[in-house]
């Protein structure tokens, strides 16, 4: 180069048109003589970037960047 696939909270990782959720972590609290676990509650996202399609896009086109893996 070409061709497949990933990109979503600090991490892993769902979500396949009606506008984003989980686990871990981190904060606070309960509990404990203190910690650990274990229980409850927060906070933390302009869904890679720019465009189009729709009444409506994390999703659907393009194009583009970044990774991975195949092939020359």
């Nucleotide at each position: 180069g070409u061709g497949c696939g990933c990109u979503u909270a600090g991490c892993u990782c769902a979500g396949a048109g009606g506008a984003a959720g989980a686990g871990c972590a981190u904060c606070g609290g309960a509990c404990u003589u203190c910690g650990a676990a274990u229980c409850c509650g927060a906070g933390g996202g302009u869904c890679g970037u720019g465009g189009g399609u729709u009444c409506g896009a994390a999703c659907c086109c393009c194009a583009u960047a970044g990774u991975g893996c195949a092939u020359a």